[in-house]
Context: one part of a larger RNA
RNA sequence: UGACGGGGGCCCGCACAAGCGGUGGAGCAUGUGGUUUAAUUCGAAGCAACGCGAAGAACCUUACCAAGGCUUGACAUCCCUCUGCCCGGUGUAGAGAUACACCUUUCUUCGGACAGAGGUGACAGGUGGUGCAUGGUUGUCGUCAGCUCGUGUCGUGAGAUGUUGGGUUAAGUCCCGCAACGAGCGCAACCCCUAUCUUUAGUAGCCAGCAAUUCGGAUGGGCACACUAGAGAGACUGCCGUGGAUAACACGGAGGAAGGUGGGGAUGAUGUCAAAUCAUCAUGCCCCUUAUGUCUUGGGCUACACACGUGCUACAAUGGUCCAUACAAAGAGAUGCGAGAUCGUGAGAUUAAGCCAACCUCAAAAAGUGGAUCUCAGUUCGGAUUGUAGUCUGCAACUCGACUACAUGAAGCUGGAAUCGCUAGUAAUCGCGAAUCAUCAUGUCGCGGUGAAUACGUUCCCGGGCC
Numbered sequence: 001u002g003a004c005g006g007g008g009g010c011c012c013g014c015a016c017a018a019g020c021g022g023u024g025g026a027g028c029a030u031g032u033g034g035u036u037u038a039a040u041u042c043g044a045a046g047c048a049a050c051g052c053g054a055a056g057a058a059c060c061u062u063a064c065c066a067a068g069g070c071u072u073g074a075c076a077u078c079c080c081u082c083u084g085c086c087c088g089g090u091g092u093a094g095a096g097a098u099a100c101a102c103c104u105u106u107c108u109u110c111g112g113a114c115a116g117a118g119g120u121g122a123c124a125g126g127u128g129g130u131g132c133a134u135g136g137u138u139g140u141c142g143u144c145a146g147c148u149c150g151u152g153u154c155g156u157g158a159g160a161u162g163u164u165g166g167g168u169u170a171a172g173u174c175c176c177g178c179a180a181c182g183a184g185c186g187c188a189a190c191c192c193c194u195a196u197c198u199u200u201a202g203u204a205g206c207c208a209g210c211a212a213u214u215c216g217g218a219u220g221g222g223c224a225c226a227c228u229a230g231a232g233a234g235a236c237u238g239c240c241g242u243g244g245a246u247a248a249c250a251c252g253g254a255g256g257a258a259g260g261u262g263g264g265g266a267u268g269a270u271g272u273c274a275a276a277u278c279a280u281c282a283u284g285c286c287c288c289u290u291a292u293g294u295c296u297u298g299g300g301c302u303a304c305a306c307a308c309g310u311g312c313u314a315c316a317a318u319g320g321u322c323c324a325u326a327c328a329a330a331g332a333g334a335u336g337c338g339a340g341a342u343c344g345u346g347a348g349a350u351u352a353a354g355c356c357a358a359c360c361u362c363a364a365a366a367a368g369u370g371g372a373u374c375u376c377a378g379u380u381c382g383g384a385u386u387g388u389a390g391u392c393u394g395c396a397a398c399u400c401g402a403c404u405a406c407a408u409g410a411a412g413c414u415g416g417a418a419u420c421g422c423u424a425g426u427a428a429u430c431g432c433g434a435a436u437c438a439u440c441a442u443g444u445c446g447c448g449g450u451g452a453a454u455a456c457g458u459u460c461c462c463g464g465g466c467c
Base pairs, nucleotide, nucleotide: 008467009466010465011464012463013462015458016457019422020421021420022419023418026313027312028311029310030309031308032307033306034304035303042053043052064299065298066297067296068295069294070293073123077122078121079119080118081117082116083115088103089102090101091100092099093098106113107112125288126287128286129285130284134282135281136277137276138275139273141271146185147184148183149182150181151180152161153160154159165176166175167174191265192264193263194262196233197232198231199230200229201228202227205223206222207221210220211219236259239253240252241251242250243249315415319374320373321372322371323370324369325368331362332361333360336355337354340351341350342349343348381412386407387406388405389404390403391402392401428450429449430448431447432446433445434444
């Protein structure tokens, strides 16, 4: 000077408290440990690993294992030699990689060029090791309010001061004071979305009034309204009152769509953890070089006495089933989205309009509302598991896909100790979309619908800031 204290003081945070809903019990999904295995590729490890890298393992991916092949190599440059070679097609052998045979075979200024094959060695190649040799990127404390510098002053010096003190703030935010005076990185603001209004524009959007109608803004017409997307306005403690030190500021009020940072996002200081990553990439050193490289077929990453994490579905009547019916937002679409019609109980099939999309399509929103039924049961709850028959994608669904129909109908009657999230359009609940993607979503990232309870307070638990 820091760090630490079951030292003190002050302050903050879903930290506790007050509430609401979960996890921990069940079944399943998924990740991990362990075990097993020829292989179950590798990494991640308290918070800050465990629905994590992986925005999608049947082959491929793929790095692992077994077997079969190649050795200047699957890929690059240089050198030499050769060639109507290579590519492509057909046939035979093979699990295929591949091997053999046949056919075909570019341009030309005729020098050759393009390209390929063979040879030779220089070299290629390595998801091999080291994240404790590194760059870059990332997590975390933490969106916490801190971290420093110049000059001056004090101290023999390490250092101190400034940055402490009195108030105040979300904030080292601001005010006052002060041997300090200034400045920088952070805070805030500038950026994006959202809440109100004005204006510009009016098709593919909209329809108040007028006409007309096949009753559909479908049409004439209009651009008012809604909407779209450009430009502006608006909020600044600006105004009033009270308190305060005549300050900063706090509390109340007015006006206003919005009030004291309006709500949300992006934005992450100096540093900490030799934190993570050599398997995104790059890279030093070490190691392999007829193999630790490379090609192929099949298998594995999907195993299963068990343990843990994260989720989904439930245990029912605020419910299940059936019929009718209403209201979104945000997205995606050409090897695509696919209306309508017909067929099928259905998943789907056939045919096919429109749309490169404010036009057409995905597309039905669901919870909700109205009616009927079930009457508290392991049930008309719950849907695991299993059988049979199918659909779709794709060379190919045995290992190992998703979905459909019929049948089957397990555990489960609200969950011990313990533990998690959340303060408002939030929790809870309800559907919709997208990326990845041939197919595959209970995950992830978005979107809207319905829409609460509670906060006395800071004694205590946890984390953090200042003295």